Context: one part of a larger RNA
RNA sequence: CGUAGGAGAUUUGCAGGAGCGCCGUCCCUAGUACGAGAGGACCGGGAUGGACGUACCGCUGGUGCACCGGUUGUCCCGCCAGGGGCACCGCCGGGAAGCUAUGUACGGCAGGGAUAAACGCUGAAAGCAUCUAAGCGUGAAGCCCCCUCCAAGAUGAGAUCUCCCAUCUCUAAAAGAGAGUAAGACUCCUGAAAGAAGAUCAGGUUGAUAGGCCUCACGUGUAAGCAUGGUAACAUGUUCAGCGAGGAGGUACUAAUCAGUCGAGGG
Numbered sequence: 001c002g003u004a005g006g007a008g009a010u011u012u013g014c015a016g017g018a019g020c021g022c023c024g025u026c027c028c029u030a031g032u033a034c035g036a037g038a039g040g041a042c043c044g045g046g047a048u049g050g051a052c053g054u055a056c057c058g059c060u061g062g063u064g065c066a067c068c069g070g071u072u073g074u075c076c077c078g079c080c081a082g083g084g085g086c087a088c089c090g091c092c093g094g095g096a097a098g099c100u101a102u103g104u105a106c107g108g109c110a111g112g113g114a115u116a117a118a119c120g121c122u123g124a125a126a127g128c129a130u131c132u133a134a135g136c137g138u139g140a141a142g143c144c145c146c147c148u149c150c151a152a153g154a155u156g157a158g159a160u161c162u163c164c165c166a167u168c169u170c171u172a173a174a175a176g177a178g179a180g181u182a183a184g185a186c187u188c189c190u191g192a193a194a195g196a197a198g199a200u201c202a203g204g205u206u207g208a209u210a211g212g213c214c215u216c217a218c219g220u221g222u223a224a225g226c227a228u229g230g231u232a233a234c235a236u237g238u239u240c241a242g243c244g245a246g247g248a249g250g251u252a253c254u255a256a257u258c259a260g261u262c263g264a265g266g267g
Stems, first nucleotide, its partner, number of pairs: 001153001005164007016150004022050007034039001052107005060101004067094005072087006111145003118138004165267001167179004184262004188204005209255003212251005218244003225238005
């Protein structure tokens, strides 16, 4: 810009496009058919795997550099105690969220149609024969559907529901030009299930969107101070303490204030 008014939602999809498409092992049928024996099925049914793919983080783990603890050297906070800086995050032990695989769940199935090679029926040319010349079948992991995803710029521009509408000026008039509006949208602001920027999504006081605060979960693992015991290192008690990061719930304390712009005119 178009989709013959302007919007907000929900959709159709045999228009079209993309994806998927894999392969074993074991058991039953059955030690049956077959075979002198050795051996050993087709067909059909069931179970269980590998690789691959998609999704997810409840489980098992990994990571988790502004979480907790331990600890070495050194410098500093006057000293003790308690802390801070630096040393690969100093090193070490754990670890919420998020992200993840080696973790978990699921997928390939089945079915229909037309066929390839191949196998046939009927059947002449050619009194026979012949799957082919007319005609009719069976028949693949392959083809078209079926399954998943995208998808109406599918200009062939589809469908459904809901909302807004008969203002003003110029012009002779108009589906012309301009202006202010409606529904609605955007700017702006708070943000994250989103993210390079746009975008998307959740919100903007008729508010829990983010921060703060409170409570809880979860993680560390029992703080400081004091007391007691010990010459002391240290131990014990107060104390399942103390402290906590992108977690959950609650709460208007702080910030989403105020405001501006665009947007139909009868289809």